[in-house]
RNA sequence: UUUUUGAAUCGCCUUGUCGCUAUUCAUAGAGGAAAGUCCGAACACCAAAGUACGACACAAUGGCUAACGGCCAUCAGCCGAAAGGUUAGGAAAAGUGCAACAGAAAGUAUGUACAGAUAAUGCUGUAGUGAAAUCAGGUAAACUCUGUGUGGUGAAAUGCCAUGUAAACCAGCUCUUGAGAAUUGUACGUUCAAUGUUGGAGGGUGGGCAGCUAGAGUAUAUAGGCAACUAUAUAUCAAGAUAAAUGACAAGGGCUCCGUUAGGAGUACAGAAUUCGGCUUAUAGAUUCACUUAAAAG
Numbered sequence: 001u002u003u004u005u006g007a008a009u010c011g012c013c014u015u016g017u018c019g020c021u022a023u024u025c026a027u028a029g030a031g032g033a034a035a036g037u038c039c040g041a042a043c044a045c046c047a048a049a050g051u052a053c054g055a056c057a058c059a060a061u062g063g064c065u066a067a068c069g070g071c072c073a074u075c076a077g078c079c080g081a082a083a084g085g086u087u088a089g090g091a092a093a094a095g096u097g098c099a100a101c102a103g104a105a106a107g108u109a110u111g112u113a114c115a116g117a118u119a120a121u122g123c124u125g126u127a128g129u130g131a132a133a134u135c136a137g138g139u140a141a142a143c144u145c146u147g148u149g150u151g152g153u154g155a156a157a158u159g160c161c162a163u164g165u166a167a168a169c170c171a172g173c174u175c176u177u178g179a180g181a182a183u184u185g186u187a188c189g190u191u192c193a194a195u196g197u198u199g200g201a202g203g204g205u206g207g208g209c210a211g212c213u214a215g216a217g218u219a220u221a222u223a224g225g226c227a228a229c230u231a232u233a234u235a236u237c238a239a240g241a242u243a244a245a246u247g248a249c250a251a252g253g254g255c256u257c258c259g260u261u262a263g264g265a266g267u268a269c270a271g272a273a274u275u276c277g278g279c280u281u282a283u284a285g286a287u288u289c290a291c292u293u294a295a296a297a298g
Base pairs, nucleotide, nucleotide: 001294005290006289007288008287009286010285012253013252014251015250016249017248018247020029021028022027031269035280036279038278039277040276041275042274043154044153045152046151050188051187052186053185055150056149057148058147059146060074061073062072063071064070075089076087077086078085079084090145091144095143096142097139098138112127113126114125115124116123158210159209160208161207169200170199171198172197173196180192181191182190183189217236218235219234220233221232222231223230224229254267255266256265257264258263
């Protein structure tokens, strides 16, 4: 210099003018994915309880975590020249199913060709077709089997206040001999329950406050650990809107591309709504670190 691989950070800047939200009145104001709503939880309510079946999820070994279908390490399979990447990693003698075309034939099925043997016979061997051809192997992100595990709903949760009406009408069942409600689905069981409950048609309301942001938080250092991560110490507090704020304009500059120059074009993906830990997807470009390959020079 070249070629890949793995990881991290940033992702426009400055000035001026005007404008918005919160509020402790002095400060702050959209992310690495806020996205998808796919997993797991915190929290709230059901609620004081489960058992059996069903349904769903996971699946080498060992760790991490509040937990997870996540992460880390080791092994195994596969890909790669390598650094590395990836996995759908229990069971095929419990059973069922599936494999186009080609081929004579795709399973206890079968004579296409040649050779050998025999009284005779696919009895034996080879070839051909095909991914797979002799009591066959493959496939379980096919059904299934084994082992382990799993309450539900969801911030429009939930709680409080105010206002207002029709505490009325119809029908069924029922009043402790238990109607009905709750318990993911079903059954049993359990709990609550009375003049109530279920259904129908109708009336009123659609307002305000809390939940609402101090956390399994963040940063640095030390120690332990291959690592994920854990412990200790110090410091720190970075939106809380409610039809939805976090911006608009102007000038100059940075970076990328085109161009001989002048100059021109572009500047990613995208925007909070209870919070957090993951996974997946999208992303113009810039910078940094480590590693693999090849060539040349010393």
Molecule: Bacterial RNase P class A